C1' cells in the first nucleotide's frame, strides 16, 4: 500500500461492484431443456348450446383436429456449476498435420426413379404392492428395407504433367469394380386421368432431401521452448526402446498382437515422494523481483465412488444407459427408486458469505416456414457499510468572552463564536407530473426488380399504417413546511500528530519494539482538554515493501557466520598471437503472431466521481525472413611469448631401505668404603647394615642423536635433524636447442594424513594416562612427591580426526621504496667469488598509495582485475535425531526440526577490578612507648522484659552518638482525670459585658469545675467573655520527593575547560615522557597552546627582635616604710600587657644535576628549606545521616494522632558488644614539711577573713561586675618519716548506721560527708588500639551545660621519654602500563550436577490408522473374437400353387454358450507415512 475478509464500537443517503475462501459434506421443496402438426397415425374430457327423455340419462353441434400420449425429425455434447483430481503435451506460446474429421449455415455442379415389409399410438387380455414387464391383432410417415442410375467420389491397373521438405502432394487421361435419395407447404392459364362442386399427375415458388467439390467455424493428434519443492529419493524400464508384418482409428503412432533385436530414460536429476487446475490478469515494488489466480474472460478436469460402452457430426454424455460399492428412500420382503459441484432453499462445519423473489421488456442460446414456446443463461429487484466513489448532518453573523464544567500561582486560563440569540438555504419528508431504454418485430398495404407460361405464390429495394416494460410511479422535473429527523471511532512516553487533574500504587492493569506500574504514573482507569481519520473507525489475519536480511540489478568469508587438512585428477566451465572460412550465439531491418477485457495516453457519456465508451500505446515473447561479420563459438592454417622436453651446472632434516657410531640413563656382576640416601615449600611415602647412595671396572639393553642450528633449509599438506651406502620424487639457475596452446580450475572419484586408538605378532632402557602409596587440604578421586601398567619403538593392517592456523583456497598479470638472509648467474676489481653493482628464485622486518568496522594488510596483499572451486545467511536447541554410508571397535561423514530468546558476536573507547607489572606515599607495616581484650565501677548499645521501658543513630564513617547534664519540668512514652475554634496565632459574623483584674467560698491529686463581688465611655468603638464560621495544632508518615547543615574516601593530589590537531566514532592529545617535588610542586622535552576549580601563598595564635603606650600589670636605680609584702613616693629600664613593624627568600657558599627545576652539605641566624600548630577540604563517591534542631512538597489526623493535670516511665536486667575510670602495688601506700603554673569563670554570681562543726558544711560578712576582690592550697616534684610483698598500712566495690547541701519534693531515682564493713582483682586467652617530640605517658587545674548532680566532652599548663634498619609483607591511597567474558563495575560475571514445576522432542515391547504398489484368486457390466445347436417379416435360389400366398436352403442378424481384457472384492509377503504406548534418554524455560 492491498484484500472475496472476520471481530468490536458506531451507523444518514445515493451510484456502480461484490458477496461457502471451510465439508468434491448430507440433502426436503420447486423451477434449471426443449420444441415441431408445414414428417406421420390415432384423437379426448370439463363445460355451454339444441333436439329427445321412460327424468336415470342419451344423442348432435361447438369446446376441437385443441390437451394429454405415441411414432418421426432437431435439440438435449450449449449455455449453468465446481476445482476433487491432474507435475501431465494439463496449460502458456511458437510451429506441424505432405497423418485428420467436421451437424446445422455460406458458395458451385449434379440429382431425387420405381417398389417393399414392419412396429409404436389404438383394441383385447396377462402378471405385479409398486416401477414395470409380457401375449394376440390393426396401421401411418421425412422411420426401416431392397431394387434402378450415377460421377469430377472411394478402390484397383496403367502410362503422363508439375511441384517438394525425406515418406510424398497436385492435376489430367484410359479401364475395372463400387456407393444415394423423401418428401412437406402455397399458388396455378392450359394439356391428361378419374369415382368430376373436388382431387391428382402436371407446372411453378420456397422449405426439407441425396451426392460431389469448396468456404467458414470447431474438433482430434504432433513438436520445440517455459513455469513448484525434496538427493535424509540414485538408479529406473520388458510393450519396456527399436524393426517387419497384420489388426485397429477419423487420423500418426506398441494404440493392440505375433516374430525379431536389446534397446531407450538418467547428475542439464531418471524413477519415487510432497504439495498444486493452467493462463490473461490481481495486489505489491523505482526497476529486476516477491505473492497469488475470489469476481470477468480463455484452456483443461470432474459431475455420489469406481468400470464400461450405447445413440450421435461431436459424448465416453451434470439434470441419458448398464454393472459393482457406500448412502438415503418406499415396500405387500418377492423388489424397486435417487444423486443440487445448476438457481433459490436446509442441515452440517465454520470466525465467515444473502432470497424458496420477480420477468422473458432487452442481450443470447434450441426448436419452427413462421406465429411462437422454453430459457434460475440473461434482465432487474431483495439482504449485508464487505469494497470503491459521490453527498450530507447546514451557512453568514454573534463577547455580557454567559453558565456549566476542568484546572489554578486563587489573579486567572480553558473549553470558546463554541451555545444562547439573529438573518438565511432546503438533502431526507409530503403532493403533483412524470421519461429513455422499443424497433428494420411479426402482420396489412402500395410502388418496383429477378424468378416464372403467369400479372399467382414466395423473394429484394422503396414508402405508409402498426401492438409490446419485469425494473416501476423508478430516474428526473415542478409545489409545500420547517434547521426541524442524521457522528462517530481510534489515539495523545519515543518511533507518531496530540497534555493535563484525580484515583491506583510492580496491585489492578497496559504493551507493535523499546517498555511503562513498587505513594506527585503526560505510558494502567476516569475526567477535561487535544490529535488523527470520518459513515466509519480501531483489532486480527494474510501478502509485498522497507529487507542490499539469498545481493542478476545488488553481498560476503584474517579476527563478525563463513577456505574443504592436503595432493592428483575426470565430466564440467574458462583459455594467448596472426591470417582465412562459417553465421550457431550477437546486432540491425521487415513479415506474422502476442484474444477480448485489464493497464497508461488522449477524448467523449452518466450534474460530479466511481463506473462504461472510442482511438492510440504497450504487451518487454515466440516464430519465419533479409542482411552485417567487430567480439564469442565452429572448421582450416600459421607462430612464440603461456606450457613442457633435451644439454650444462647448483643447494637441501624431501622419502624409502640396510648398515655403523658415541654420549647419557637403567639393569648385571666384581672391587673400595659406611650410614645414610633421595625427595620437597616442609615432610612423608621409598631405598638402605642381607651393605645402599657415592666411587672405579667389565657387561648387557632399548630409545634418542648434544654442540653445529640460525623467524636456516626441503616437502602438496601432516611433517623431516647423528653417520655411511644404495633405490628415489621434487626445486632453482644459465645458455642453446625442440615441440606448438598440448593450458588454467575443478563436482563426482583417487591417494596421502600430527597425536591418541584399534587387530597380530614383536619389543620395553627412560618416560608414563590408569593404578597404589605419601603429603598439601574443610575435602582433594588434582597440582606436589615414591613408584607403576597399557602405551610411547618395530613390522604388517586399520583408524581419518586437530588451534590439520597464515584462523587468509588454486592460478595469471599489473602497482613507491627500504633493510636483512638463503640457493644460483653475470658484471667490476682483484692474489682471491673479501667487498661493491645488477639479475632470477625463495624467506623474514619496516613502510608509500590503495583497502579494512577497527585492529590491521601492504609486490609473500587483505590493493587493483580475470577464470575455477568450496562455504556463508541471528543465538541456542546440535554437529544432536532419525536415515543413509564407511569402519573391528572407538567412532567418522552427511544432516534436520519441533520448541526457545532478543539478542549471540567482531574490533575499538572509557573505567572498575586482577591472589598482573613498574614508580611512589601515610604511625600502613616494621623500630618503640603506653594501652584495650580479664577485675570492679561508670556510661553507650544490642537483647530480653514491661502498662510504658518515647525518638532516632548500626563496617571503618551507629554504641561517653543526638543529650554543654531525664527527681517534677525537660518529655516526645504509659495509666488515670479533664478541655474541644481549642496553650498560642489572624479574620469575619452574631451576641453579651462593664473593665482588664483583684478577692472569697465549696470541690477535687491537681487541671478542672460551680458559686459570689466590683469596674469605662465621645455610644462608633476599645477590652474582655460566649456562640458559629475560615482554621488552628500534630516531636505523627515519607531523608528513596526536598532545601539547608554534616559525616567519609581525604588535606588525598587530583579533577575539567576553550581553542587548534588526530579518529568514521566513542574519544584521544593537553594532563602522557625525562627527571624533580609534601603536592598536575617545578624545569626539559612533545600537536599541541592557553585557562579555571584545587596544591601553595594570603587570615589567625607560638617562636626573635624593635617602635609605640604604661592601670588594675612590672620594680633594675633612687627615697621612705614595715613583723612581712611594689607597701609608698617615684620609675618607663626589664616581665607582662596589645597595636603596628622587621625577619626567612634557596638570599649567600660549595659539590651533584642537562650545570634547567631540584637535591645534599655549610655558613650567618632566635627560627632553615612548609619554623611548629590552626582556620580553610577540588570535580564527585556513599539514594551515607538529619522530616525529632530549622525549613518545606504530598499523604494522614481534627471530641483526637491536639491539648492540660498528677502519678509512673525513659534509671528494668539472666545476658552479650563498645567507650571510659580506678586498681592489681615499694618508679608505691601511708604521715609530716617545702617548692613552681598556664587558662578560665564571677551579682538570682564568685564569695575572703573569723567563729562552729572530725568533715561535707553552717553563721556573719569584707572586697569584687574584675590584669585591682574572689573562685584558688595547683598537683606530681622535692625533703623527713614508716609499711616490707602479704589479698597486704595494696585495691576499693559493696552494705549497714549517721549526716550535710540543693530543690514545692531526693521512695522509685541526686551528689558530697563522717564511722563501720573490705568484695573482685597479684597485670589480664584469641585478638586489637593510639602515638614520631615538648608527642606518647604521667600530673594536676578550669569552663560549657547546671536549682542539684561529671569517672564524659571542651580548654590549660606541669613533669617528659623510647625508637624508626627499610618499603618484602598486611591496610588505605596516587601515577603509568597491561589482561578482561566486569560497567549495579570482583560485596563483579558465571559454569555443572542434584531437588521441584512447566514445555516441545528422540528411542520403546508393541498397537491401531491410512495411501501407494507387487504376486495370486474370484470374475459383474461390456467392446471384441468365435460357436455344432436355437430364433427371425423385408433380400437371393428352390418347390408348391391360377393367384393370395405357404414351405426349404442361403445371406444378414438375434439371443445363448465359450474365450481374452476387465471394476470392486478377497489372500500373501513386505516396503512408506501417521497416531498412540509401560517405561526410559537428553533439551528448553522459569
Nucleotide at each position: 500500500g492491498a484484500c472475496g475478509a472476520a471481530c468490536g464500537c458506531u451507523g444518514g443517503c445515493g451510484g456502480c461492484g461484490u458477496g461457502c475462501u471451510u465439508a468434491a459434506u448430507a440433502c426436503a421443496u420447486g423451477c434449471a431443456a426443449g420444441u415441431c402438426g408445414a414428417a406421420c397415425g390415432a384423437g379426448a374430457a370439463a363445460g355451454u348450446a339444441u333436439u329427445c327423455u321412460u327424468c336415470g340419462g342419451a344423442a348432435u353441434a361447438c369446446u376441437a383436429g385443441u390437451a394429454a400420449a405415441g411414432u418421426g425429425g432437431c435439440g438435449a455434447a450449449c449455455g449453468g456449476g465446481u476445482g476433487a483430481g491432474u507435475a501431465a503435451c494439463a496449460c502458456g506460446u511458437a510451429a506441424g498435420u505432405a497423418a485428420u474429421c467436421u451437424g446445422c449455415c455460406c458458395c458451385c455442379g449434379g440429382g431425387a426413379u420405381g417398389g417393399g415389409g414392419a412396429c409404436a399410438a389404438c383394441c383385447c387380455u396377462g402378471c405385479u404392492a409398486a416401477c414395470g414387464c409380457g401375449g394376440g391383432g390393426c396401421u401411418a410417415a421425412u422411420a426401416c428395407c431392397g431394387a434402378a442410375u450415377g460421377a469430377c467420389g472411394c478402390a484397383g491397373c496403367a502410362a503422363g504433367u508439375u511441384c517438394g521438405c525425406a515418406u510424398g502432394g497436385a492435376c489430367a487421361u484410359g479401364c475395372u469394380g463400387u456407393u444415394a435419395a423423401a418428401g412437406g407447404u402455397g399458388g396455378g392459364g392450359a394439356u391428361c386421368u378419374u369415382u368430376u362442386u373436388a382431387a391428382g399427375a402436371c407446372c411453378u415458388a420456397c422449405c426439407a432431401c441425396c451426392u460431389g467439390g469448396g468456404g467458414a467455424u470447431g474438433a482430434g493428434c504432433u513438436u520445440g521452448c517455459g513455469g513448484u519443492c525434496c538427493a535424509u529419493u540414485a538408479g529406473c524400464u520388458u510393450g519396456u526402446u527399436g524393426g517387419u508384418g497384420a489388426g485397429g482409428u477419423a487420423a500418426c503412432g506398441g494404440c493392440u498382437c505375433a516374430c525379431c533385436a536389446a534397446g531407450a530414460c538418467c547428475g542439464c536429476g531418471a524413477u519415487a515422494g510432497a504439495u498444486a487446475g493452467c493462463c490473461g490478469g490481481c495486489c505489491u515494488g523505482a526497476g529486476a523481483g516477491g505473492g497469488u489466480g475470489a469476481a470477468c474472460g480463455g484452456c483443461c478436469a470432474c459431475a455420489c465412488u469406481g468400470g464400461g460402452a450405447c445413440u450421435g457430426a461431436g459424448a465416453u454424455a451434470c439434470g441419458g444407459c448398464c454393472c459393482a460399492g457406500a448412502c438415503u428412500c418406499c415396500u405387500a420382503c418377492g423388489g424397486g427408486a435417487g444423486g443440487c459441484a445448476g438457481c433459490a432453499g436446509u442441515a452440517a462445519g465454520g470466525a465467515a458469505u444473502a432470497u424458496u423473489g420477480c420477468g422473458c421488456a432487452a442481450u443470447g442460446g434450441u426448436c419452427u416456414a413462421a406465429c411462437g414456446a422454453c430459457u434460475g443463461a440473461c434482465g432487474c429487484a431483495g439482504c449485508a457499510a464487505c469494497g470503491c466513489c459521490g453527498c450530507g448532518u447546514g451557512a453568514c453573523u454573534g463577547a455580557u468572552g454567559a453558565a456549566g464544567c476542568a484546572u489554578u500561582u486563587a489573579g486567572g486560563u480553558g473549553u470558546g463564536u463554541a451555545a444562547a440569540g439573529g438573518u438565511c438555504u432546503g438533502u431526507a419528508g409530503g403532493g403533483a407530473a412524470g421519461a429513455a431504454g422499443a424497433a428494420u418485430a411479426a402482420g396489412a398495404u402500395u410502388g418496383u426488380c429477378a424468378c416464372u407460361a403467369a400479372u399467382a405464390c414466395g423473394g429484394g429495394c422503396a414508402g405508409u399504417c402498426g401492438a409490446u416494460g419485469a425494473c416501476g410511479c423508478u430516474a428526473u422535473u415542478c409545489c409545500c413546511a420547517g434547521a426541524g429527523a442524521a457522528a462517530g471511532c481510534u489515539c495523545c512516553g519515543g518511533c507518531u500528530a496530540a497534555c493535563u487533574c484525580c484515583g491506583u500504587g510492580c496491585c489492578a492493569g497496559c504493551a507493535g519494539c523499546c517498555g511503562c506500574g513498587g505513594u506527585a504514573a503526560u505510558a494502567c482507569g476516569g475526567g477535561g482538554g487535544g490529535a488523527g481519520c470520518a459513515a466509519g473507525c480501531g483489532u486480527u489475519g494474510u501478502c509485498c515493501g522497507g529487507a542490499a536480511u539469498c545481493a542478476c540489478u545488488g553481498g560476503g568469508c584474517g579476527u563478525a557466520a563463513a577456505g574443504g587438512g592436503c595432493u592428483c585428477g575426470u565430466a564440467g566451465g574458462c583459455g594467448g598471437g596472426c591470417c582465412a572460412a562459417u553465421a550457431a550465439g550477437u546486432c540491425a531491418g521487415a513479415a506474422g503472431u502476442g484474444a477480448a477485457a485489464u493497464u497508461u495516453a488522449c477524448u467523449c457519456g452518466c450534474u460530479u466521481a466511481a463506473c462504461g465508451a472510442g482511438u492510440a500505446a504497450c504487451c518487454u515473447g515466440c516464430u519465419u525472413u533479409u542482411g552485417a561479420a567487430a567480439c564469442u563459438g565452429u572448421u582450416g592454417g600459421u607462430c612464440u611469448u603461456g606450457a613442457a622436453a633435451u644439454a650444462u651446472g647448483a643447494a637441501g632434516a624431501g622419502g624409502a631401505a640396510a648398515g655403523c657410531g658415541g654420549a647419557a640413563u637403567u639393569c648385571c656382576a666384581g672391587g673400595u668404603g659406611u650410614a645414610g640416601c633421595g625427595g620437597u615449600g616442609a615432610a612423608a611415602u621409598g631405598c638402605g647394615u642381607a651393605g645402599a647412595u657415592a666411587u672405579c671396572u667389565g657387561g648387557a639393553a632399548g630409545a634418542a642423536c648434544a654442540c653445529c642450528g640460525g623467524u636456516g633449509g626441503c616437502g602438496a599438506a601432516g611433517g623431516c635433524g647423528g653417520c655411511u651406502u644404495u633405490c628415489u620424487g621434487g626445486u632453482c639457475a644459465u645458455u642453446a636447442u625442440u615441440u606448438g596452446a598440448c593450458g588454467c580450475u575443478a563436482a563426482a572419484g583417487a591417494g596421502c594424513g600430527a597425536a591418541a586408538g584399534c587387530g597380530u605378532g614383536g619389543g620395553g632402557a627412560g618416560c608414563g594416562a590408569a593404578c597404589a602409596g605419601g603429603a598439601u587440604u574443610a575435602g582433594a578421586u588434582a597440582c606436589c612427591c615414591u613408584g607403576g601398567u597399557a602405551g610411547u619403538c618395530c613390522a604388517c593392517g586399520c583408524c581419518c580426526u586437530a588451534a590439520a592456523c597464515g584462523a587468509u583456497g588454486a592460478a595469471u598479470a599489473c602497482u613507491a621504496g627500504g633493510u636483512g638472509u638463503u640457493g644460483g648467474a653475470g658484471g667490476u676489481a682483484u692474489c682471491g667469488a673479501c667487498c661493491c653493482c645488477u639479475u632470477c628464485a625463495g624467506u623474514g622486518c619496516c613502510g608509500u598509495a590503495g583497502c579494512u568496522a577497527a585492529c590491521g594488510c601492504a609486490u609473500u596483499a587483505a590493493g587493483u582485475a580475470u577464470u575455477c572451486c568450496g562455504c556463508c545467511u541471528g543465538g541456542g536447541g546440535a554437529g544432536u535425531a532419525c536415515g543413509a554410508u564407511c569402519g573391528c571397535a572407538a567412532g567418522g561423514u552427511u544432516g534436520a526440526a519441533a520448541c526457545u530468546c532478543a539478542a549471540a558476536g567482531g574490533a575499538a573507547u572509557u573505567g572498575a577490578c586482577g591472589g598482573g607489572g613498574g614508580c611512589c606515599c601515610g604511625c600502613a607495616c616494621a623500630a618503640g612507648c603506653g594501652g584495650u581484650g580479664g577485675a570492679g565501677u561508670a556510661u553507650g548499645u544490642g537483647g530480653u522484659u514491661u502498662a510504658a521501658u518515647u525518638c532516632g543513630a548500626u563496617g571503618c564513617a551507629a554504641c561517653g552518638c543526638g543529650a554543654a547534664g531525664a527527681a517534677c519540668c525537660u518529655u516526645a512514652c504509659c495509666u488515670g482525670g479533664g478541655u474541644u475554634u481549642g496553650a498560642a496565632a489572624u479574620g469575619c459574623a452574631g451576641u453579651g459585658g462593664a473593665a482588664a483584674g483583684c478577692c472569697u467560698u465549696u470541690u477535687g491529686a491537681a487541671a478542672g469545675a460551680a458559686a459570689c463581688c466590683c469596674u469605662c465611655u465621645u455610644c462608633g468603638g476599645a477590652c474582655c467573655g460566649c456562640u458559629g464560621u475560615a482554621c488552628a495544632g500534630g516531636u505523627g508518615c515519607u531523608g528513596c520527593a526536598u532545601g539547608g547543615c554534616u559525616g567519609u574516601c581525604g588535606u588525598c593530589a587530583g579533577c575539567u575547560c576553550g581553542u587548534g590537531u588526530c579518529g568514521u566514532g566513542a574519544g584521544a592529545u593537553g594532563u602522557u615522557a625525562g627527571g624533580u617535588u609534601a603536592a598536575g610542586u617545578c624545569c626539559u622535552g612533545c600537536a599541541a597552546c592557553g585557562a579555571g576549580c584545587g596544591c601553595a601563598a594570603c587570615c589567625c595564635c607560638u617562636g626573635u627582635c624593635c617602635u609605640u603606650a604604661g592601670u588594675u600589670g612590672c620594680c633594675a636605680u633612687c627615697a621612705g616604710g614595715u613583723a612581712a609584702u611594689g607597701c609608698u613616693g617615684g620609675g618607663a629600664a626589664c616581665u607582662c600587657u596589645a597595636a603596628g613593624g622587621a625577619g626567612a627568600c634557596u638570599g649567600c657558599c660549595g659539590g651533584u644535576a642537562c650545570a634547567a627545576a631540584a637535591c645534599c652539605g655549610g655558613a650567618g641566624g632566635a627560627a632553615g628549606g612548609u619554623g611548629g600548630g590552626g582556620a580553610c577540604g577540588a570535580c564527585g563517591u556513599c539514594a551515607a545521616g538529619u522530616c525529632a534542631u530549622c525549613a518545606u512538597g504530598g499523604c494522614c489526623u481534627u471530641u483526637a494522632u491536639a491539648u492540660c493535670c498528677a502519678g509512673g516511665g525513659c534509671u528494668a536486667c539472666a545476658c552479650a558488644c563498645g567507650u571510659a575510670c580506678u586498681a592489681c602495688a615499694a618508679u608505691g601506700g601511708c604521715c609530716g614539711g617545702u617548692a613552681c603554673a598556664a587558662a578560665g569563670g564571677g551579682c538570682a554570681g564568685c564569695g575572703a577573713a573569723a567563729c562552729a562543726g572530725c568533715g561535707a558544711u553552717g553563721u556573719u560578712a569584707a572586697g569584687c561586675a574584675a590584669a585591682u576582690c574572689c573562685c584558688a592550697u595547683a598537683a606530681a616534684a622535692c625533703c623527713g618519716g614508716u609499711c616490707u610483698c602479704a589479698g597486704u598500712u595494696c585495691g576499693g566495690a559493696u552494705u549497714g548506721g549517721a549526716g550535710u547541701c540543693u530543690g514545692c519534693a531526693a521512695c522509685u531515682c541526686g551528689a558530697c560527708u563522717c564511722c563501720a564493713u573490705g568484695a573482685a582483682g597479684u597485670c589480664g586467652g584469641a585478638a586489637u588500639c593510639g602515638c614520631u617530640a615538648g608527642u606518647a605517658a604521667u600530673c594536676g587545674u578550669g569552663g560549657a551545660u547546671c536549682a542539684g548532680c561529671a569517672u564524659g566532652c571542651c580548654a590549660c599548663g606541669g613533669u617528659g621519654a623510647a625508637u624508626a634498619c627499610g618499603u618484602u609483607c598486611c591496610c588505605g591511597g596516587g601515577c603509568c602500563u597491561u589482561g578482561u567474558a566486569c560497567a549495579c563495575a570482583c560485596c563483579g560475571c558465571c559454569c555443572g550436577u542434584c531437588a521441584a514445576g512447566c514445555c516441545a522432542c528422540g528411542g520403546g515391547a508393541g498397537u491401531u490408522g491410512g495411501g501407494a504398489g507387487u504376486a495370486c484368486c474370484c470374475g459383474a457390466a461390456g467392446u471384441c473374437a468365435u460357436u455344432g445347436g436355437u430364433c427371425u417379416a423385408a433380400c437371393u435360389c428352390c418347390g408348391a400353387g391360377c393367384a393370395a400366398u405357404c414351405g426349404g436352403a442361403g445371406a444378414a442378424g438375434a439371443a445363448a454358450g465359450c474365450g481374452c481384457c476387465g471394476a470392486a472384492g478377497g489372500u500373501a509377503a513386505g516396503a512408506c507415512c501417521a497416531a498412540u504406548g509401560a517405561c526410559u534418554g537428553g533439551g528448553g524455560c522459569g
Molecule: small-subunit ribosomal RNA
Organism: uncultured prokaryote